[in-house]
Context: one part of a larger RNA
Molecule: small-subunit ribosomal RNA, 5' domain
Organism: uncultured bacterium
């Protein structure tokens, strides 16, 4: 000098930031991922309309309309958010390579969309169970599923050939054979669908170099190292398998053990360096513990599935349910770390043609001097140098001290009252103009959680606001009393045994100041 700090004493305000460093310990409760009716069958609730009945304001009924519970289907749920257990590794950083790869939504381009079929949720009728959850029958739809057709610069196989290169090869032309597509909706203007190519974005793989401590760890290794073939993968590869060979790594530290997420950065330092990885950003890993795959463009998936285990809960004892290292919150641990708050107004995300819905991301508010920064606790005058206190004394006085009283002034702040934002740009629907039929521009309209907040004005009145540590030397600041190697102090040297500037109190002083000290840690 610094800190995600803690503790002691103290405390007026504001702005900006930060806030479980310990038990990746266990979790009550609520919320954190939905959306689309312009894909579908439909109608549980609500509203409107229609119909019927009459007791004339009620009952019944009706998908007709707005909408919409549950269901099928699509997209999303692989993002966003959390944590740092594991990992000494191509994990990360940096630089390359992929002639060894994939890529939903998005953009551009080309071509296409003909026909047929069987189901199944839901609904209905039964039925098992305490529940979770099922079972059977009947019946129905789709942008769900299946089949046939067509088809290319697509794929596969076998050929011919041009150009190129980086070894395997890359790229273009062409022939034959085989194979693979599609879906509609509707307000008729669009939008969606299929195939192929290109781009963008994202992902994956490989390699050079760098990446903590221990030799009181010196040898390690059998899928081990390489080859051939096969399987598998989006793709290369002992990735896996069969066979063959006997290799591979290591004193330039293999192997083993310990510790640890990595980086940008942060702290310190003149620098070199040392230390560190909270907040913010990038990458990685994980989601009760271990394992496994399914779906999908993407996961081996925090709020998905299955199996095993530990734990907790429900049970009618037959059987079931769960996973806060999301946001709040609880217990425990600890020196120690906050509200079971508001809003989607802004920014962004998902779905949707849109209106919109969802969003504990985010934006805000609450708590905490945890930090940094700013402001205030008055200003000017005022000597009888007042009184008290304290000390010294040469008994005159000195000091506290312009300090107070007193006089004048100001009102930041506090209090009361009044006004009152920016953050909002839009979207949608409306009007106008240009191009030409949905884009652009303009006009007016609408939308604020924070918040009646920030800010501004007026009124009153010094009114509402100072502590903490130290004073032997280092180190700025000295006397008295008490104590008497006691009580105690102390970072080091050291003080204290009767005149202690070092202990305790007082007066005085010094330093910093809404903080000041102590402890811990780093330079």
């Nucleotide at each position: 000098g610094a800190u995600g700090a803690a503790c002691g004493c103290u405390a007026g305000c504001g702005g900006c930031a930060g806030g479980c460093u310990u038990a990746a310990c266990a979790c009550a409760u609520g919320c954190a991922a939905g959306u689309c009716g312009a894909g579908g069958g439909g109608u549980a609730a609500c509203a409107c309309g229609g119909g019927u009945g009459c007791u004339u304001g009620c009952a019944c009924u009706u998908g007709g309309u707005g909408a919409c519970g549950a269901c099928c289907g699509g997209c999303g749920a692989a993002c966003g958010g959390g944590u740092g257990c594991g990992u000494a590794a191509c994990g990360c950083g940096u630089a390359u390579a992929g002639a060894a790869u994939c890529u939903g939504c998005c953009u551009c381009a080309u071509a296409c969309a003909g026909g047929a079929g069987g189901a199944u949720a839901g609904c209905c009728u039964u039925u098992a169970g305490a529940a979770a959850u099922g079972a059977a029958g009947a019946u129905u739809a789709a942008u769900a599923c299946u089949c046939c057709a067509u088809g290319g610069u697509c794929u596969u196989a076998u050929g011919u050939u041009g150009c190129g290169g980086c070894a395997u090869c890359g790229u273009g032309a062409u022939a034959u054979a085989a194979g693979u597509a599609a879906a509609g909706a509707u307000u008729u203007a669009u939008u969606g669908g299929u195939a192929u190519g290109a781009g963008a974005u994202g992902a994956c793989u490989a390699u050079g170099c760098g990446u903590c401590c221990u030799a009181u760890u010196a040898g390690u290794u059998a899928g081990u190292u390489g080859g051939u073939g096969a399987g598998g993968u989006a793709a290369c590869g002992g990735c896996u398998c069969a066979c063959c060979a006997a290799g591979a790594c290591a004193g330039c530290g293999a192997u083993a053990g310990g510790u640890a997420g990595g980086g940008g950065g942060u702290c310190u330092g003149a620098g070199a360096g040392g230390a560190u990885u909270a907040u913010c950003c990038c990458c990685c890993a994980c989601a009760c513990u271990g394992g496994u795959a399914c779906u999908g463009a993407g996961a081996c998936a925090c709020g998905g599935a299955c199996c095993a285990g530990a734990c907790u809960c429900c049970u009618a004892c037959g059987g079931g349910a769960g996973g806060c290292a999301g946001c709040a919150g609880u217990g425990a641990g600890g020196a120690a770390u906050a509200u079971u708050g508001g809003a989607c107004a802004a920014u962004g995300g998902g779905c949707g043609a849109g209106a919109g819905c969802c969003u504990g991301a985010u934006c805000c508010a609450g708590c905490c001097a945890u930090g940094c920064c700013g402001c205030g606790u008055g200003c000017a005058g005022g000597a009888a140098g007042a009184c008290u206190g304290c000390c010294c004394u040469a008994u005159g006085g000195g000091u506290u001290g312009u300090a107070a009283a007193c006089u004048g002034c100001u009102u930041u702040u506090a209090u009361a009252c009044a006004g009152g934002a920016a953050g909002a740009a839009a979207c949608a629907a409306g009007c106008u103009u240009a191009c030409g039929u949905g884009u652009a521009a303009g006009c007016a309209c609408u939308u604020g959680a924070c918040g009646g907040u920030a800010c501004u004005g007026u009124a009153u009145g010094a009114a509402u606001a100072a502590g903490c540590a130290c004073c032997g030397g280092c180190u700025a600041a000295c006397u008295c009393c008490g104590u008497g190697c006691c009580a105690g102090c102390a970072g080091c040297c050291g003080c204290g045994g009767u005149a202690a500037u070092a202990c305790g109190g007082a007066g005085g002083g010094u330093g910093c100041a809404a903080g000041c000290g102590u402890u811990a840690u780093c330079c």